[in-house]
């Protein structure tokens, strides 16, 4: 990181049908329009119109009836607090759960009891008048009630008083009794019966209010909060308790078990995931809560502080006549906006339910239905059988074929779904009636395989592979990673895989992740033990007994709503879905029981812990005193030129006398030896000696206390060095600094100086790799060997030693543990308790904030962003200016060269039309090339050809060949002449030539990084591996390491290894000795012969060329070693320890070299990148390099003379002899197809003579002239000869190469190539040395070991600054917004209080008048109330000042990526 599951999803491609669900997650943004709460005439008063009928008529109309007591508004009642929406707020008794309410309410409904008497006065509607644009309002007048108001009656209600019983949570409550006082009502319908209503009381049911326990997110970088705050008394208020409110009194209350503050969030049943525990979530459905434009407030009412009510304030929108008004979709539809995104301005009250009504009935966007959307889920279909010529076509191909594929076509069938036609429900209860859905579900018929398949993927994870295109481009990608010319990874195609009306992508959640670990992790080295102690809270805690029963265990009861999940059954054809029943709901509460364990209470114990007594060791701490050595300085003496310092030097000191040395003195700091993985301390740390004070530890006795213990968040103390403050001190050392060196530089290492500091006192700092990188305590679990302190025993002594034991400190090691390394009674083992800490790397031992500090800084401690790793341990390699051992012409010791000169040759560079191409450190450069005048030749210029110079096939023609002419530089072009090769069955065929068309030819064009083959190199180095076994979790190891030995992984011994393979060695060739065989062309001892092995003869010898032998540490050694392997020495031997040389090159490395030897994939060209031809070029030339030749001379040059090889080659050849030429060579001519003849003279050497140290008698370049040879042709551009010329060069700088014996050096000879053309190459022989002490060093290599951050492997890896681009982030003068606190100002509506002179129908045994005595009526007054005024509280608002969070900001700091 992925595979799984899920989703109110979105997006892309695609889409046949049906069932069931679901559908604004974003702006609690704004809303046009319609609808969503009304109803009752059986509570009440009023009361139309259109139309129509009749009558009248002055024909304009009027009246009456019907319409109709209808419509309508109004009074009144009930409802509007339900239903429906949303989740803004809320971290709260909001929610969940369990309780309490003896502190409460409850309309409508049910039950029971009792009652409903008699009066009064109004107000709407209405009429009239008036104001206003409107909304609406004002005035006057009329009127009814189940509207309103007195009076009566009245209790089991309410209040007060008396007093009894019971209960109790001690507050009180319940029941029964007596007395006093107060308090009610409404009628309507009906002929009636009666019904519906009304009032009071009690009770029920239902629904609410209040209180409490427990549960309920993140941040401590929020630690203190609080003044009505906590409590009391009294009062007010409420349905009700209560600081709910007020007055007074007291000073409390909350908080590390997280108060306060900040952030986020509706809660739950449930849902998703998960084995579970958990984690995430709260959409639909259901319960609760909250909200209704924003804020505040009350009214009405049973209930509201009220979504579709009221008032006020604010923002917004609309109307307006500018005066004023109206509105609130988070109801259903719908619109705009926002957004990736979420539906119809539908039908019906048929069902279910709700409101009203006596009812009929009305209302109901609740609801039931339909519409839209693959949004999810479930089901069905897109056909079935047969069918090989394995059709066509596509794709691939090794061109044979394979595959799509029985797939198709064809033949035989079926008809689900969709279509059409016909029939047609249940859902309706309750006898009739009543169905939006709906002509729906369902049934029947009908035609025809007919109308119905896509999407993603195919490198690994992960099921599925090929071709083409592209060429680090275009692109892919969840992670790893693909793509730079053969891409199973990009794009397309064919094929395949997976799912399927869907498939993919994106997002989110859980899972995997034991990756926060309760279940179920860790901390020596991976991240992680606090630097150390004392100790508070807390956690945990020894043995015995009793009690009690809180935890714990067990039984019962209640609850844990329904839905959902699970189980059983049932209904839709199945399923999804729905219905019924059960189980579960691990919880909470109450209650009965058990008492082992834990906690608690009580009483004891001694093993833990502590005390006492007796001993002991110690650099434990603090203070005071004191000692010697050494350094430095000072004084004096001796003494003279240096000293000092270093890798080497210099700065520096010194003739003004240093260093050295002697004597004396001063001062500071540190304490050699003893000294020890010895001691002490909690850690840091502690070291001369003495004294004083003092902490801890150990042992012994078993005398005392009796669990007093362990750990320890905070807290407090200690805490190396450096650093800071004040005051001292200052010998040495010594940051900084200065100078000298080193170096490319050297702000370093080294040297000479030297200030802070180091030292003391007092006060801070508080960090270290403060490490055993290992917290503390307790118990248990093999041992062995040291060492320190004590005790006992044995022996007993002069001292030891030994054994046992307690406490410390080390080494090794078993079991066990560990990823490994390792740890291992001093655990990192086995367990318990407590504390601290960790959760990928970087950012970051950081920022901000806070605390501490004089400062330096310390402590605490993030995020954005970025990477796919970072890291541990171990393994194999490689590497190391790591170590050990060993080898090699590797160095050393020698000999000769190169590098300097001239020339030859190759390369680079330059030049050029072209200077063809390749090779490039060693391992290119006298290399490919064993040979460029043409050719070669690939390059350039020019001239030509196009089936082609070459191959195969088809067709036609010819019989060829060949020769001639013209033109041309040639190729070629044009023309002419000319004729008969082979076979034949006579038809023809083959070879050859010409012509035509096309398949094709052709390419030294590209890619050696697509390849084969071949080759170089490490390296002829001694290595490289395998099987089985063993071992390790594994990579791997072992074997192959070790001890010896060898040229060698050669051999021996040992060994958890035993064997084996490729390499080494041997087998092969040449050479060195011998034998045998064979003697021509070789040879010649003896015989004969010759100028001559010439001839006869011979096969002994040499030689030739075939076969054998021989050498093996086989033999010897009182040798060495380990008795082995082997080494050393010797004998014998032609040869001695591989005799010498060659061939032979392990696994592999260098993408080493070669596509231009050849072969070959792919790509490219096809009147040319092919083919032919002429000329030119490959040969250029300021220059640089490599490899060679010749020299510089006397060990030589020249002249003359005299010897001695080997190996080769030769008929297109080698060529003798002879003649000519100074010579190269020519002429003539002979031998040889070669042990026969020729090339062929070997040269150095040797013997003579000459030269005499010079740019020469050295050297031969260069140039002039004259020639020879080859060849069509020597101009560019051959070799050689002669004459003449006679350059540089006098032994070569730095550097560098070869060689260890027949080698180096030196001398010549031959061959390949080749017409001609070597100083190169490959061979051959002649002459023939010097040196190797040795392995320190250079180079290369082998083995073992060690370190590693390397693995493309040190030509590795990698750090920081700077420059540039981008990203996020801290600071920042400030600016700006949200939120919140405090103080003050002001204060709407409303409520409460108060006032109320103004206003008022109901009541009044107050007064007056009227009247008739009362009653009544009128007036006045009172009571009661109202407007209004004032006050208190208070929303929005204002002023001022704080906190906090964000945005932005010139500039600036670091960080990340490239």
């Nucleotide at each position: 990181u992925c595979a799984g599951a899920a989703c109110g999803a979105a997006c892309g491609c695609u889409a046949g049908c049906g069932g069931g669900a679901u559908g604004c997650a974003u702006c609690a943004a704004a809303c046009a329009u319609g609808c969503a709460a009304g109803u009752c005439g059986c509570a009440c008063g009023c009361g139309a119109a259109a139309g129509u009928u009749u009558u009248c008529u002055u024909c304009g109309g009027a009246a009456a009836g019907c319409g109709a007591g209808u419509a309508g508004a109004g009074u009144g009642g009930c409802g509007c607090a339900c239903g429906g929406g949303u989740g803004a707020g809320u971290a709260a008794c909001a929610c969940g759960u369990a309780g309490c309410u003896a502190a409460c309410g409850u309309a409508c409904c049910u039950u029971u009891u009792c009652g409903c008497u008699g009066g009064g006065g109004a107000c709407a509607a209405c009429u009239c008048c008036g104001g206003g644009a409107a909304a609406c309002c004002g005035g006057a007048g009329c009127u009814a009630a189940u509207a309103c108001c007195g009076a009566a009656u009245g209790a089991u209600u309410c209040g007060c008083c008396c007093a009894g019983a019971g209960c109790u949570g001690a507050g009180g409550c319940u029941c029964a009794g007596g007395g006093c006082g107060g308090u009610a009502a409404a009628g309507c319908c009906g002929u009636a019966a009666g019904g519906c209503g009304c009032g009071a009381a009690a009770a029920g049911a239902u629904c609410g209010g209040g209180c409490u326990g427990c549960g309920u997110c993140c941040c401590a970088u929020u630690a203190g909060c609080u003044u009505g705050a906590u409590g009391g008394u009294a009062g007010g208020g409420u349905a009700a308790c209560g600081g709910c409110c007020u007055a007074c009194c007291a000073u409390g209350g909350c908080g590390a078990c997280g108060a306060u503050g900040g952030g986020u969030a509706g809660c739950u049943g449930g849902u998703c995931u998960g084995a579970g525990a958990g984690g995430a979530u709260g959409g639909c459905c259901a319960g609760c809560c909250a909200c209704a434009c924003u804020g505040g407030a009350a009214c009405u009412g049973a209930a509201a502080c009220a979504c579709g009510g009221u008032c006020c304030a604010g923002a917004c929108u609309c109307c307006c006549a500018c005066g004023g008004g109206a509105g609130g979709c988070a109801g259903c539809a719908g619109u705009u906006g926002g957004g990736a995104a979420u539906a119809u301005u539908g039908g019906a009250c048929a069902a279910u339910g709700g409101g009203g009504g006596a009812a009929a009935c009305c209302c109901u966007g609740a609801u039931c239905c339909a519409g839209c959307a693959a949004u999810c889920u479930c089901g069905c279909g897109u056909g079935a059988g047969u069918g090989a010529u394995g059709a066509a076509g596509g794709c691939c191909u090794u061109c044979g074929g394979g595959u799509c594929g029985u797939a198709a076509a064809g033949c035989u069938c079926u008809u689900u779904c969709a279509g059409c036609a016909g029939g047609g429900a249940a859902g309706a209860a309750g006898a009739u009636c009543u169905g939006a859905c709906g002509g729906u579900a369902c049934c029947u018929g009908u035609a025809g395989a007919a109308g119905a398949a896509g999407c993603a993927c195919c490198g690994g994870c992960u099921a599925a592979c090929u071709c083409c295109g592209u060429g680090c481009c275009a692109g892919c990608a969840g992670c790893c990673g693909c793509g730079g010319u053969a891409a199973u990874a990009c794009g397309g195609a064919g094929g395949g895989u997976g799912c399927a009306a869907g498939c993919g992508u994106u997002g989110u959640u859980c899972g995997g992740a034991a990756u926060u670990a309760u279940u179920g992790g860790g901390c020596g080295u991976a991240a992680a033990g606090g630097g150390c102690g004392u100790g508070u809270a807390g956690g945990c805690g020894g043995c015995u007994a009793a009690g009690a029963c809180a935890g714990u265990c067990u039984g019962g009861u209640g609850u844990g709503a329904a839905a959902g999940c699970c189980c059983g059954g049932g209904g839709c054809u199945c399923a999804a879905c729905c219905c019924c029943g059960g189980a579960a709901g691990u919880g909470c509460a109450c209650u009965g029981g058990a008492u082992a364990c834990u906690a608690c209470u009580u009483a004891g114990c001694u093993a833990g812990a502590g005390g006492a007594c007796g001993a002991g060791a110690g650099a434990g701490g603090u203070g005071a005193g004191u000692g010697g050595a050494a350094u430095u300085c000072c004084u004096g003496g001796u003494g003279u030129a240096g000293g000092g310092g270093u890798g080497a030097a210099a700065u520096c000191c010194g003739u003004a006398g240093a260093u050295a040395u002697c004597a004396g003195g001063a001062g500071g700091a540190a304490c050699a030896u003893c000294a020890g993985u010895a001691g002490c301390g909690a850690a840091g740390g502690c070291g001369g000696c003495u004294c004083a004070c003092u902490g801890g530890c150990u042992c012994g006795u078993a005398u005392c206390u009796g669990a007093c213990g362990c750990u320890g968040a905070g807290a407090c103390g200690c805490g190396a060095a450096a650093g800071c403050g004040u005051g001292g001190g200052g010998a040495g050392c010594g940051a900084a600094c200065a100078g000298g060196a080193u170096u490319a530089g050297a702000u370093a290492c080294c040297c000479u100086g030297g200030u802070a500091g180091u030292c003391c006192a007092c006060g801070c700092c508080c960090u270290a790799a403060a490490c055993g990188a290992u917290g503390g305590a307790u118990a248990c679990u093999a041992g062995u060997c040291g060492u320190c302190g004590g005790a006992a025993c044995u022996c007993c002594u002069a001292a030891u030693c030994g054994u046992u034991u307690c406490g410390g400190u080390g080494a090794c090691g078993a079991a066990g543990c560990u990823a490994a390394c390792g740890c291992a009674u001093u655990a990192a083992g086995u367990a318990u308790c407590c504390c601290g800490c960790c959760u990928g790397g970087g950012g970051a031992u950081u920022a901000c904030g806070a605390u501490c500090g004089c400062a330096a800084g310390a402590u605490u401690a993030a995020a954005a962003c970025u990477c796919a790793a970072a890291g541990g341990a171990a393994u194999u390699g490689a590497c190391g200016g790591g170590g050990g051992c060993c080898c090699g012409c590797a160095c050393a010791a020698g000999c000769g060269g190169u590098g300097g000169a001239g020339c030859a040759u190759g390369u680079g560079g330059u030049u050029u039309a072209a200077u063809u191409c390749g090779a490039u450190g060693c391992u290119a450069c006298g290399c490919g090339a064993a040979a460029a005048a043409c050719c070669u030749u690939a390059c350039c210029u020019g001239g030509a050809c196009u089936u082609g110079a070459c191959a195969u096939c088809u067709c036609g023609g010819g019989c060829u060949a060949u020769c001639c002419u013209g033109u041309g530089a040639a190729a070629g072009c044009a023309g002419g002449a000319g004729u008969u090769c082979c076979c034949u069955u006579c038809g023809g065929g083959g070879a050859c030539c010409c012509g035509a068309a096309g398949a094709c030819a052709g390419g030294u064009g590209c890619u050696g990084c697509a390849u084969g083959g071949c080759u170089g190199u490490c390296g002829u180095c001694a290595g490289c591996u395998c099987g089985u076994g063993u071992u390790g979790u594994g990579a791997g190891a072992u074997g192959u390491u070790g001890g010896g030995u060898u040229a060698a992984g050669u051999c021996c011994c040992g060994c958890a290894a035993c064997g084996a393979g490729c390499g080494c060695a041997a087998c092969c060739c040449c050479u060195g000795c011998c034998a045998u065989u064979a003697g021509u062309u070789a040879c010649c001892a003896g015989c004969a012969u010759u100028u001559a092995g010439u001839u006869g003869g011979g096969c002994a010898c040499u030689c030739u060329a075939a076969u054998g032998g021989g050498a093996c540490c086989g033999c010897u050694g009182u040798g060495c070693u380990a008795u082995a392997a082997g080494c050393c020495a010797g004998a014998g031997g032609a040869a001695g320890g591989u005799g010498g040389g060659g061939a032979u090159g392990a696994c592999g490395u260098c993408a080493a070299g070669u596509c231009c030897u050849c072969a070959u994939g792919g790509c490219c060209c096809u009147u040319a990148u092919g083919u032919c031809c002429a000329g030119g070029g490959c040969a250029a030339c300021a220059c640089a390099c490599g490899u060679g030749c010749u020299a510089c001379a006397a060990u030589g040059g020249g002249u003359g003379g005299u010897a001695c090889a080997a190996a080769g080659c030769g008929c297109u050849g080698c060529u003798a002899a002879c003649u000519c030429g100074u010579a190269a060579g020519a002429g003539c001519a002979u031998g040889c197809u070669a042990a026969u003849c020729g090339c062929a003279a070997a040269a150095a050497a040797c013997c003579a003579c000459u030269c005499u140290a010079a740019g020469u008698u050295c050297g031969g370049a260069u140039u002039g002239g004259a020639g020879u040879c080859u060849g069509c042709a020597a101009c560019u551009c051959g070799a050689c000869u002669c004459c003449a010329u006679g350059a540089a060069g006098u032994u070569g700088g730095a550097a560098u190469c070869g060689c260890u014996a027949g080698u180096a050096a030196u001398c010549g000879c031959g061959g390949a190539u080749c017409a001609g053309a070597a100083c190169g190459c490959c061979g051959c022989g002649g002459u023939g040395a010097a040196u190797a002490c040795g392995u320190u060093c250079c180079c290369g290599g082998g083995c073992c070991u060690u370190g590693u951050a390397c693995a493309c492997a040190c030509c590795g890896c990698c750090c920081g600054u700077c420059a540039c681009a981008c990203c996020a982030u801290g600071g920042g003068a400030g600016u700006u917004g949200g939120u919140u606190g405090u103080a003050c100002c002001g204060g709407a509506a409303a409520a409460c209080g108060u006032u109320g002179c103004g206003c008022u129908a109901a009541c009044c045994a107050g007064c007056c008048g009227u009247u008739u005595a009362a009653a009544g009526c009128g007036g006045c007054g009172g009571a009661a109330g109202c407007a209004g005024g004032c006050g208190u509280u208070u929303a929005u608002g204002g002023u001022a000042u704080g906190g906090u969070c964000g945005a932005u900001g010139a500039c600036u700091g670091g960080g990340g990526u490239g």